Small-subunit ribosomal RNA, 5' domain from an uncultured bacterium, 476 nucleotides, folded computationally. Its mean pLDDT, the model's own confidence on a scale to 100, is 88.
[in-house]
Context: one part of a larger RNA
Parts: sequence; structure tokens; C1' cells
RNA sequence: AUUGAACGCUGGCGGUAUGCUUAGGACAUGCAAGUCGAACGAGGUUCUUUGUAACCUAGUGGCGGACGGGUGAGUAACACGUGGGAAUCUACCUAGUAGCGGGGGAUAAGCCAGGGAAACUUGGUCUAAUACCGCAUGAGCCCUACGGGGGAAAGGCUUCGGCCACUACUAGAUGAGCCCGCGCCUGAUUAGCUAGUUGGUGAAGUAACAGCUCACCAAGGCGACGAUCAGUAGCUGGUCUGAGAGGAUGAUCAGCCACAUUGGGACUGAGACACGGCCCAGACUCCUACGGGAGGCAGCAGUCGGGAAUAUUGGACAAUGGGGGCAACCCUGAUCCAGCAAUACCGCGUGUGUGAAGAAGGCCUGCGGGUUGUAAAGCACUUUCAGUGGGGAAGAUAAUGACGUUACCCACAGAAGAAGCACCGGCUAACUCCGUGCCAGCAGCCGCGGUAAUACGGAGGGUGCAAGCGUUAAUC
Repeated sequence: AUUGAACGCUGGCGGUAUGCUUAGGACAUGCAAGUCGAACGAGGUUCUUUGUAACCUAGUGGCGGACGGGUGAGUAACACGUGGGAAUCUACCUAGUAGCGGGGGAUAAGCCAGGGAAACUUGGUCUAAUACCGCAUGAGCCCUACGGGGGAAAGGCUUCGGCCACUACUAGAUGAGCCCGCGCCUGAUUAGCUAGUUGGUGAAGUAACAGCUCACCAAGGCGACGAUCAGUAGCUGGUCUGAGAGGAUGAUCAGCCACAUUGGGACUGAGACACGGCCCAGACUCCUACGGGAGGCAGCAGUCGGGAAUAUUGGACAAUGGGGGCAACCCUGAUCCAGCAAUACCGCGUGUGUGAAGAAGGCCUGCGGGUUGUAAAGCACUUUCAGUGGGGAAGAUAAUGACGUUACCCACAGAAGAAGCACCGGCUAACUCCGUGCCAGCAGCCGCGGUAAUACGGAGGGUGCAAGCGUUAAUC
């Protein structure tokens, strides 16, 4: 000098930030991802108007739930940082080219009949689509032995102008996967490590290269320039300190990575091996009619626990952004705000002037006085902040303001509501008295205390900081 701090004493206001560093311990409750009726059939509600009406939604279908939000357990690694590379994919978006012809069979919902305590589930029958499947065409596309072969689509709304979709391909943009050079903690009281191991051939596999996987062949590959093993650790921009070099660190904010009760697995999809999806196994919790089921806060609040220690089961989608929708709009604990905390930084206030009888009281005293001290009282003023009452923006391009009793402005009343903490032997600014008597105690170091202690405890006085002041911890 600094801190995501804690503890002790104290505490007026405002602004801006920050707030589980420990148990990646366990979680009651609510909310955190939906939306589309302009894809589809069906069912229902409402009515002054019974309509070619308005509205609602369980299901099929589409898009989104791979973003946003959390955490740092694991990871010493191409994880990250930086600079390169070639063998790749990319929904939505942009630009362009060419299309969007003609058919079919199902199925959920519904209805009927069951099973089960529940979760849920079985059979029969009916039906629609932008759901599914053939046929046609195919510029471009894919495969090719260069002869040829393969392969697409969907409609909806309309004010009839068009608009939104759909299919194939090319290019872009964006995002992602992969490879490499260099950088990246400690230990040698870890010296040898390695059989898919290192390379080749051929195949499998992937969006793609590759021992990525497999068969065969060869015997290689790494290591004192530290392999392997062990320990520790998310990495970076940055942050703190320092004249710098360096050292320490990686909260908040931003980029990347990893994880989502523990371990494993794939499915769907442009994208996941998926926090609020699925399956299996383990531990735990809950329900049960004992046959069987349900769950996952390292989302926002909140609870218990742990701890020196860390907040509200708040408001709003008004703004910014995200998802869906033609739109209206809906959703959004992202976000914007408010609440709590002197946790930090910054600002302001707790009055101003005058006032000597140097009052009283306290303390000291050599008893003369000194000091507290212009301090108080008294007198004359002011009203910041807080308070009360009015007015009142910007944030919002037409409308829409949670914040909001907003910021800000005006008026009113009254010095009124607002000072503490540590220290005073030296280092180190600041001294006397009383008590105590190596006791009680102090202490960062040196050291104080055994009868006059400026070092212990109290008082008066003083010094330093000040809504804080000290202590402890930690870093330079």
C1' cells in the first nucleotide's frame, strides 16, 4: 500500500460497487422454457347479436428446450494463451440458380371395452395434416469401372396486389470440430517408462485427418533439454504490490474449458452424448393397497448443516436482450429495479459569529496559582443533510414506467435529530496524579511491575484518525 475479509467498541445521510473464499454437503415450498389455432383433426366455453362469431386447449405436427443462468469438483492437458494449418460440418440469416406435378397407406386424439392403490397402461374401432411412404421430373448435386446409376418438395393466409412457408444446389456470414510450433506449478528422498505401445500395408469407422478401431508385418517410440510417477491447481484478459525488474493472485466483469446426486450409455437433432430429456447401475430421500412407483437447487429466493463469515421464500417485463408467432401477443428469477449489510470507495453533515466575571465543576499545585478554556453559559445568525407540504423530468421515436413517496426545484419549522475509537517508555505524535507492589497485569520488538511505575488499572490532560477507529489474518 492492499483485501469478496472477520472480530471488538461505536454509528447521522447519500451515491457507486460488492456480498458462502467453508460442505461439488442434504434440501421443504414457490417460481426459473416455452410458443404457434395463419400446419391438423377433435372437444369445449361465452353471447342483447346464435354467427362463414369470439375465445380456450388435451392430442398429432413445427420451432425452441445444445442459448441464456450456475459452479470450479475434475483437469498439468493442445485444457488455456498466442501464432499458424488442412482433411470438415453449420438450423435460423443474406445473395443467387432451378423447382414446388401426380398418388397412397397409416396413426394419436375421439368412441367402446378392460387392467392397476398409484405411476401409468392394454385391446378393438374411426379420422386429419406442413406427420409418413412410393411414382414422375431433375439445371445443379452424389457415386462411377466413364458404359451408366442414384436421389426432392407442403402447404397456409389474403384486402387477390401479395405475404409467410417448402425442395435441391452454389456462395457468404455465423458457430463448431480437428492438427501443429512456442509458452504454461512443485518434487530426483520419483530414473527408467511404453505391446495399440512406435511405424507400415489393407480394411472398418467419422462431418473430417488420424492406431480412432481391427487383421497382418516390422521393432520401434519417450527420457537427465527431466520421460514415468507423486502432489497441487480450472486457464487467460486482468487484479494487488513495486521506481522498475519482479513477486503474489485469478472474487466481481469479459473470453475459453470442464461439470450438473455418483458412474456408464446411447437416442433425437444442424448442433448434446443434453443442469430443470431418456435408459441402466449405486448411494440417499419420499409414496405404497408391498405387487410397484417418484425425485435430483453447482438456476432465483429460501431451509438445515458446516463455518470467524456472506443478503429478500421482494417488484416488473417499463427498458436491453432471448424463444415462439404473419401479427396481436405469450414466456423470460436473463435482465432492469427495489430490500438487507459502514463490506469497500467517494462525497456531505453533526453548526456559524461573538462572548473573560478567564463563571461553576473537575484535575494539578510550590496554595500564590495553573489548566480544562472562547470551551460553556449568554447574545446575534444560518438551515446543508434528515423531516413536513407542494411542484416535477429524462429513461419512451405513436402508445406502454417496475423503479417512484424517483432525480431535481420551491416553501415551512427549529440548533433543532446526528461522535466515536485507538494511543501517550523508545521505535512513534502525545504527561501528570491516585491505586497496586515481580501481585494484578501489559507487551509488535526492546522490555515494564519487588512502595513515589510518564510502560499495569483509574482519573484529568494531551496526540492521531474520524462515521469510523483498533485488532487479527493474508499479499507485495
It matches the Rfam family "Bacterial small subunit ribosomal RNA". Its family is annotated with ribosome and structural constituent of ribosome in the Gene Ontology. The RNAcentral record of the full RNA draws on ENA and SILVA.